[in-house]
RNA sequence: UUCUUAUCAAGAGAGGCGGAGGGACUGGCCCGAUGAUGCCCGGCAACCAAUUGUUCAUUUUCCAUGAACAAUAAGGUGCCAAUUCCUGCAGAGCAUAUCAUGUGCUCUGAGAGAUGAGGA
Numbered sequence: 001u002u003c004u005u006a007u008c009a010a011g012a013g014a015g016g017c018g019g020a021g022g023g024a025c026u027g028g029c030c031c032g033a034u035g036a037u038g039c040c041c042g043g044c045a046a047c048c049a050a051u052u053g054u055u056c057a058u059u060u061u062c063c064a065u066g067a068a069c070a071a072u073a074a075g076g077u078g079c080c081a082a083u084u085c086c087u088g089c090a091g092a093g094c095a096u097a098u099c100a101u102g103u104g105c106u107c108u109g110a111g112a113g114a115u116g117a118g119g120a
Stems, first nucleotide, its partner, number of pairs: 001120008013041001015040003021031003025088001027086002042080003047076002050072009084112001089109008
């Protein structure tokens, strides 16, 4: 970099450093010197690993192995404004304007993106 797969409506400091931009991209709409983004500390969560427990399967039983679920949080990531802040493509429903092309709202799916795990 790319492929597969799972998740993305919850949660997380009125601390220190530091100084200007930041929220991926588009269009919006926001955050920011009453100092953001970032770094450190702190915290949240529980994807992977680990430990423990329960149940099930293999086994006549035990041991062992595997699976599911639950608990813990000392390991590997991740995350800590706003639903992934909304939106960008397609469809459905409702409302509304026009001769016609429209517009608004809601919902569903896709795309894009983010993160984990596995593979190339």

Predicted 3D model of a 120-nucleotide RNA (SAM riboswitch aptamer (S box leader)) from Brevibacillus fluminis. The prediction has a mean pLDDT of 82. Of the family's consensus pairs, 97% are formed in the model. The source organism's lineage runs through Bacteria, Bacilli, Caryophanales, Paenibacillaceae and Brevibacillus. The sequence is in RNAcentral, with records from Rfam.